[in-house]
RNA sequence: AGGAGUAUAGUUUAAAGGAUAAAACCUUGGUUUACGAAUCCAAAGAUGCGAGUUCGAGUCUUGCUAUUCCUA
Repeated sequence: AGGAGUAUAGUUUAAAGGAUAAAACCUUGGUUUACGAAUCCAAAGAUGCGAGUUCGAGUCUUGCUAUUCCUA
């Protein structure tokens, strides 16, 4: 320099173009206990940044950014 992939909660993963974006772990509060741990209940927390297509985009197209791989 050229090409390909990936980007969703703090972490690991889901989500036929149509819902209030789902779950586990973590965190916080409660429950329980003589006190803890565990259990159970509840809460908080996310679509990398723009543009486009569409009645509707996490999903499709495209630019950029970050990262991984391949070629030279």
The RNA shown here (transfer RNA) has 72 nucleotides and comes from bacterium SCSIO 12643.
The sequence is in RNAcentral, with records from ENA.
The coordinates come from a structure-prediction model, not an experiment, and the mean pLDDT is 82.
Its Rfam family is "tRNA". About the family: Transfer RNA (tRNA) molecules are approximately 80 nucleotides in length. Rfam links the family to the GO term triplet codon-amino acid adaptor activity.